[in-house]
Context: one part of a larger RNA
């Protein structure tokens, strides 16, 4: 000097990105317990009190009424600084974000707000099912199942809801007029052979499934959801009007947000002082409805902010124990 422990005057987060680390709390019995709530919870909420040993008395339960067992109550007393006497054994509260929850994950830097989930929706599939494995077929899974079943995709408990757009892309259906590959092919030509029919090659009118084009439907399919100008008895604003464009012009809700550039927006709260936090406003650079929107009790080794308690995190370091390092012998 370092590591691991123990203790510490006064203060008590002033430390720091951040209470990281440490400390506090801790058992049993009794009392007591808020908002909110899906009425189950929240809850061990929070917050209090008691606890050793001895004596006496009493009680309860079981049962074969002989006894056994349990743990308790009352009164009095004894000792200690201290009685859950050592060890083991929740710190608590308030308020936001995200995800409903228990669960799963990057074996060896990520445990999460990511994945999954019950629930919701769309879509395919009528059985030799769709789908999957195999070059193909056979075969197997699906399934010894049969649409209350099976496959795929999206969303993600619950509550209130889920607006407008089918122009583009996709999917489904229709119509077969146009375009259309391989294949088939009247006829024609060439070669060759025969008594004759033929055989081979080239060309080709025509035919031709799928597809495309065309017409519809479909957004819990992929996706999309506007400008400019004017207008009201001060000013401001614009319910209102005009105009251009578009398939339709963003509805409900939420909103400086895990989304806000300008920005430490403005106002309010908390602090002596707050780029964070909470509540509002709306001027949404660039919110928005199963790429789900908004709420939400419970839950979380998630994440932001605040308070109480507690402490060597700090003011400001010190001592001790054990081990290591270093120096000297």
């Nucleotide at each position: 000097c370092c590591a691991u422990g123990u203790u510490g005057a006064a203060g008590g987060a002033a430390c720091u990105c951040g209470g990281c680390a440490a400390a506090u709390u801790g058992a049993u019995u009794c009392c007591g317990u808020a908002a909110c709530u899906u009425a189950g919870g929240g809850a061990g909420a929070a917050g209090g009190a008691a606890u050793a040993c001895c004596a006496u008395a009493u009680a309860a339960a079981a049962u074969g009424u002989a006894u056994u067992u349990u743990a308790a109550u009352a009164u009095g007393g004894u000792g200690g600084c201290a009685c859950a006497a050592a060890a083991u054994a929740g710190g608590g509260a308030g308020u936001g974000g995200c995800g409903a929850c228990u669960g799963u994950u990057u074996a060896a830097u990520a445990a999460a707000a990511a994945c999954a989930c019950a629930g919701g929706a769309c879509u395919c599939u009528g059985c030799u099912a769709a789908a999957u494995a195999u070059u193909a077929g056979a075969u197997a899974u699906g399934a010894u199942g049969u649409a209350u079943a099976g496959g795929g995709u999206c969303u993600g408990a619950c509550a209130u809801c889920u607006g407008c757009c089918c122009g583009g892309u996709g999917c489904u259906g229709g119509a077969u007029a146009g375009u259309u590959a391989a294949g088939a092919a009247a006829g024609a030509u060439u070669a060759u052979a025969u008594a004759a029919u033929g055989u081979a090659a080239u060309u080709a009118a025509u035919u031709g499934u799928u597809a495309u084009c065309c017409c519809a439907g479909u957004a819990a399919a992929c996706g999309g959801c506007g400008g400019c100008c004017g207008u009201a008895a001060c000013u401001c604003u614009a319910a209102c009007g005009g105009u251009c464009c578009a398939a339709a012009g963003g509805u409900a809700g939420c909103g400086a947000a895990a989304u806000u550039c300008u920005u430490u927006g403005u106002c309010g709260g908390g602090u002596a002082a707050g780029u964070u936090c909470c509540g509002a406003c709306c001027u949404g650079c660039a919110u928005g409805a199963a790429u789900g929107a908004u709420g939400u009790a419970a839950c979380g080794a998630c994440u932001g902010c605040u308070c109480c308690g507690c402490u060597g995190u700090c003011u400001c370091c010190a001592a001790c124990a054990u081990g290591g390092g270093c120096u000297u012998a």
Predicted 3D model of a 329-nucleotide part of an RNA (large-subunit ribosomal RNA, domain IV) from Fabomonas tropica. Its Rfam family is "Bacterial large subunit ribosomal RNA". The gene name in the source record is rnl. The RNAcentral record of the full RNA draws on ENA. The coordinates come from a structure-prediction model, not an experiment, and the mean pLDDT is 83.